This is a predicted structure of a 73-nucleotide RNA (transfer RNA) from a Patescibacteria group bacterium. It matches the Rfam family "tRNA". By type it is a transfer RNA. The organism belongs to Bacteria candidate phyla, within Bacteria. Model confidence (mean pLDDT): 82 of 100.
RNA sequence: GUCCUCGUAGUUCAAUGGAUAGAACGUUAGGUUCCGAACCUAAUGGUUGGAGGUUCGAUUCCUCUCGAGGACG
Repeated sequence: GUCCUCGUAGUUCAAUGGAUAGAACGUUAGGUUCCGAACCUAAUGGUUGGAGGUUCGAUUCCUCUCGAGGACG
C1' cells in the first nucleotide's frame, strides 16, 4: 500500500430493513440471616465508534472517516 473481519449498556454478547434496541453478569435499594454468602423482589442502565446518504422506516444497506485484529506484498 491492497484486501478481509470487528466496533451496540460498566463487562460479555443478541437483534441479518419494522414499530419502545434486549439478555446475562454487574451496581443500588429492599426482603431473608445473629452477620455474611447464596436466594427472592424492585430499580439502574445506550449519541448502536463518528459524519453523510438510500428508504415510509437503518443496529442492519451504501460512501467517507476513526479505532482494534488479521491476510498478502